RNAcentral holds the sequence, with entries from MGnify. A computed fold for a 71-nucleotide RNA from a bovine gut metagenome, annotated as transfer RNA. Its Rfam family is "tRNA". Gene Ontology term of the family: triplet codon-amino acid adaptor activity. Rfam's curators write: Transfer RNA (tRNA) molecules are approximately 80 nucleotides in length. The prediction has a mean pLDDT of 82.
[in-house]
RNA sequence: ACCGGUAGCUCAGUCGGUCAGAGCAGGUGACUCAUAAUCUCCUGGUCGUGGGUUCAAGUCCCGCCCGGUCC
Numbered sequence: 001a002c003c004g005g006u007a008g009c010u011c012a013g014u015c016g017g018u019c020a021g022a023g024c025a026g027g028u029g030a031c032u033c034a035u036a037a038u039c040u041c042c043u044g045g046u047c048g049u050g051g052g053u054u055c056a057a058g059u060c061c062c063g064c065c066c067g068g069u070c071c
Stems, first nucleotide, its partner, number of pairs: 001069005008024004017055001026042002029039002048064005
């Protein structure tokens, strides 16, 4: 200097607006003699942190923290 930080994990999130989502994981039920697989439903988030702008911020602006890459 640049990139990133969103669920337990891996990530998406468009030009600022609808409710914050997907897969995996966990739980429940169905199926089965049973297990696995498959299917159903459910749980789970102060969007790193503190401010600012705005009617409205995961998204824009500033500081700080953490991780990565480069000089």